Notes:
This is a predicted structure of a 92-nucleotide RNA (SAM riboswitch aptamer (S box leader)) from Hymenobacter cyanobacteriorum. The model forms 90% of the base pairs in the Rfam consensus. NCBI's taxonomy places the organism under Bacteria, Cytophagia, Cytophagales, Hymenobacteraceae, Hymenobacter.

RNA sequence: UUUUUAUACAGAGGCGCUGAGAGACAGGCUCGACGACGCGCCGGCAACCACCCGCAACCGCGGGCCGGUGCCAAGUCCUGAUUAUAUAAAAA
Repeated sequence: UUUUUAUACAGAGGCGCUGAGAGACAGGCUCGACGACGCGCCGGCAACCACCCGCAACCGCGGGCCGGUGCCAAGUCCUGAUUAUAUAAAAA
């Protein structure tokens, strides 16, 4: 990078650095020098994978969560495109 499967109306922010755009794309709308976006540290949310416990069944259900990812403005911000985007797991 491509393919497959699943999910996307819930949830969760402080400090420091930097300094102009940012929210994928188009149109809107919004955020932003009262410092956005990004990066770092700490904290947190969640429960996809792993792991643990229980039920109990056939590859399930419920709970937990130190680990691997992810996420922490707005319903994936809204609408469109659904052969879109993002994330997880697996395969090539």